RNA sequence: GUGGCUGUAGCGCAGCGGUAGCGCACAAGAUUGUGGAUCUUGUGGUCGCGGGUUCGAUCCCCGUCAGCCACCCCA
Numbered sequence: 001g002u003g004g005c006u007g008u009a010g011c012g013c014a015g016c017g018g019u020a021g022c023g024c025a026c027a028a029g030a031u032u033g034u035g036g037a038u039c040u041u042g043u044g045g046u047c048g049c050g051g052g053u054u055c056g057a058u059c060c061c062c063g064u065c066a067g068c069c070a071c072c073c074c075a
Stems, first nucleotide, its partner, number of pairs: 001071007010024004018055001026042005048064005
């Protein structure tokens, strides 16, 4: 340099046009002599960034940034 994959909650991931979810973690409560475990409830998101298409975009298109992988060239 060329091609591909990934980027979504604090962390790990799902969702692939129609209100953004699960697990863990965190907070409160129940239980317990205390803690842990268990149960219930709750908080938390500019969906990497900027544009475009669409009535409507996490999802489709373009550009861009970061990480990873493969290949090519030079040494």
Molecule: transfer RNA
Organism: Candidatus Omnitrophota bacterium